[in-house]
A computed fold for a 347-nucleotide part of an RNA from an Eggerthellaceae bacterium, annotated as small-subunit ribosomal RNA, central domain. The full RNA is in RNAcentral, with records from ENA. The coordinates come from a structure-prediction model, not an experiment, and the mean pLDDT is 89. The organism belongs to Eggerthellaceae, within Bacteria. It is recorded under the gene name rrs.
Context: one part of a larger RNA
RNA sequence: UUGGGCGUAAAGCGCGCGCAGGCGGCCGCUCGAGCGGGACCUCUAAUCCCGGGGCUCAACCCCGGGCCGGGUCCCGGACUGGGCGGCUCGAGUUCGGUAGAGGCAGGCGGAAUUCCCGGUGUAGCGGUGGAAUGCGCAGAUAUCGGGAGGAACGCCGAUGGCGAAGGCAGCCUGCUGGGCCGGAACUGACGCUGAGGCGCGAGAGCCGGGGGAGCGAACAGGAUUAGAUACCCUGGUAGUCCCGGCCGUAAACGAUGUGCGCUAGGUGUGGGGGCCGCCUUGCCCCCGUGCCGCAGCCAACGCAUUAAGCGCACCGCCUGGGGAGUACGGCCGCAAGGCUAAAACUC
Numbered sequence: 001u002u003g004g005g006c007g008u009a010a011a012g013c014g015c016g017c018g019c020a021g022g023c024g025g026c027c028g029c030u031c032g033a034g035c036g037g038g039a040c041c042u043c044u045a046a047u048c049c050c051g052g053g054g055c056u057c058a059a060c061c062c063c064g065g066g067c068c069g070g071g072u073c074c075c076g077g078a079c080u081g082g083g084c085g086g087c088u089c090g091a092g093u094u095c096g097g098u099a100g101a102g103g104c105a106g107g108c109g110g111a112a113u114u115c116c117c118g119g120u121g122u123a124g125c126g127g128u129g130g131a132a133u134g135c136g137c138a139g140a141u142a143u144c145g146g147g148a149g150g151a152a153c154g155c156c157g158a159u160g161g162c163g164a165a166g167g168c169a170g171c172c173u174g175c176u177g178g179g180c181c182g183g184a185a186c187u188g189a190c191g192c193u194g195a196g197g198c199g200c201g202a203g204a205g206c207c208g209g210g211g212g213a214g215c216g217a218a219c220a221g222g223a224u225u226a227g228a229u230a231c232c233c234u235g236g237u238a239g240u241c242c243c244g245g246c247c248g249u250a251a252a253c254g255a256u257g258u259g260c261g262c263u264a265g266g267u268g269u270g271g272g273g274g275c276c277g278c279c280u281u282g283c284c285c286c287c288g289u290g291c292c293g294c295a296g297c298c299a300a301c302g303c304a305u306u307a308a309g310c311g312c313a314c315c316g317c318c319u320g321g322g323g324a325g326u327a328c329g330g331c332c333g334c335a336a337g338g339c340u341a342a343a344a345c346u347c
Stems, first nucleotide, its partner, number of pairs: 003319004007301002012315001014200004021193003025087007033080002035076008048066007090190001091187004095182004102176007109153001114148007124135002161168002205246006214240002219235004257314006265292011296303002320347003329340004
């Protein structure tokens, strides 16, 4: 490379939007570029292939023909493609409902911890396997009242919901995105994917400003231990919180790219609709989300209408282990570092 692959063996980009590109529903007419068929011209010599011949054979040499390539013309019209016209099932719009921790901003609330003030009150509290450091007669712990401040929202709560992912949870208000269901009407393929690109992106970290209750890297002390730069304990700074700006990573996981179609069932659950029913059950349909399980798939484990089954379209990625997600170069970043990404050597 031809290939074969990507849940766990190497391999799905963390997620989305989307230019180019690739691919694209049904019917009719048309063109004839792709496609198929035919004829002719041409393709120096040699080589190659086939047939024949000459050196005793062969290599070699000679003769004839051919394949492949280029061009012109004619024919065909299924399929791909171009043009024109039409269609509605794909996609979308409109209307009516509906669930939700979806997002942003503002406001409000109670429980608890800590601190401060005051009352009661006295000899300890705290902590552990046991202790000690620590706190406490300058009155702690406990308890009651008052106050300050920050952060997180118990029960509901779920094996639940929403979001593209990251993620999202007290209550209220405003602004705002998406989904689902039902009905009719409308647009008429407007679609799918998506290299680059752009945006979003937990935590930690960084810059400037604020804030700081609890927790708590670093650090200090007390223990433990042979040692103990740890695990345990007492403290405690960054940080954790808010605003603005960076960073752009992750076991960013379903370790499973996105979209569409097809392929037994059973059972639970969230949202909506319909029917029976006649007051709380049952049945059916659509969307979401779990479990079990057939065919099929799989190396096995397992997956199994939410596929890892059967197909199609497009993108990404893998190609023995180490060296190494490193060096060098480039791009990005304030930095930390990120992205891209080797080789020698070695097994």